Record summary
Model confidence (mean pLDDT): 82 of 100. A computed fold for a 73-nucleotide RNA from a Candidatus Nanoarchaeia archaeon, annotated as transfer RNA.

[in-house]
RNA sequence: GCAUAGGUAGUCUAGUCUGGUAGGACAUCACCCUGCCACGGUGGUAGCCCGGGUUCAAAUCCCGGCCUGUGCA
Numbered sequence: 001g002c003a004u005a006g007g008u009a010g011u012c013u014a015g016u017c018u019g020g021u022a023g024g025a026c027a028u029c030a031c032c033c034u035g036c037c038a039c040g041g042u043g044g045u046a047g048c049c050c051g052g053g054u055u056c057a058a059a060u061c062c063c064g065g066c067c068u069g070u071g072c073a
Base pairs, nucleotide, nucleotide: 001072002071003070004069005068006067007066010026011025012024013023020056028044029043030042031041032040049065050064051063052062053061
């Protein structure tokens, strides 16, 4: 340089094909439970890599860029 896969909360990840309320687990905070802790239960906080375009509406489609993995040279 070319090809290809990916970037979503503190961490891991689903959703993208087929645009329509962003979901789960761990962690964290509060409460319940317990003599206390742990376990368990309920609830809360927190997220779409960046810029632009299309659209009533974009994590999703299009263009450009950045970063990471893999293959080829």

Its Rfam family is "tRNA". About the family: Transfer RNA (tRNA) molecules are approximately 80 nucleotides in length. Gene Ontology term of the family: triplet codon-amino acid adaptor activity. RNAcentral holds the sequence, with entries from ENA.